[in-house]
RNA sequence: ACCUUAUAAAGAGUAGUGGAGGGACUGGCCCAAUGAAACUACAGCAACCUAUUAGAUUAGGUGCUAAAGCCGGAUGAUAAGGA
Repeated sequence: ACCUUAUAAAGAGUAGUGGAGGGACUGGCCCAAUGAAACUACAGCAACCUAUUAGAUUAGGUGCUAAAGCCGGAUGAUAAGGA
């Protein structure tokens, strides 16, 4: 990279470093020096996998914490499994 299945109108963020981009792509529409991306710390949401359990909880792994996955399009993302 490919195939299958599932998920996504609910929910959840502050601080430090940083210093101009970001919301994957495209057309829009937005966010951003009243500080973008990224990194770090701590916190939170969720419940796909594993362990434990009667069950729930809990712990670990993964994901997520502007806007309906921001909207239309075309697709992509994440998880589990397969080859």

A computed fold for an 83-nucleotide RNA, annotated as SAM riboswitch aptamer (S box leader). The coordinates come from a structure-prediction model, not an experiment, and the mean pLDDT is 77. The sequence was found by an Rfam model in a public genome assembly. Of the family's consensus pairs, 85% are formed in the model.